[in-house]
């Protein structure tokens, strides 16, 4: 210093719930105020799943569903 790995320590993110805005909807965004949980719950819709929209085609959400890419704090066994 690099993989790995996950105690400690410094910190972080934020389910859902509540106003408020977008959006046909899935869902997102902004506030607060309590915290489900997360070692990437940071970032990507590449595969797969799932929900939306649509008569079909096929468009779209969801990254905290799963799996893979990329990037990163901290260092104990």
């Nucleotide at each position: 210093c690099u993989c790995g790995c996950g105690a400690a320590c410094a910190g972080g993110c934020a389910a859902g719930c509540c106003g408020g805005c977008c959006g046909u909807g899935a869902g997102g965004c902004c506030g607060u105020g309590c915290a489900c949980g997360c070692a990437a719950a940071g970032u990507g819709a590449c595969g797969g799943a799932u929900c939306u929209c649509g008569a079909u085609a096929g468009a779209g959400a969801u990254g905290g569903c799963c799996g893979c890419a990329u990037u990163a704090c901290c260092g104990a066994a």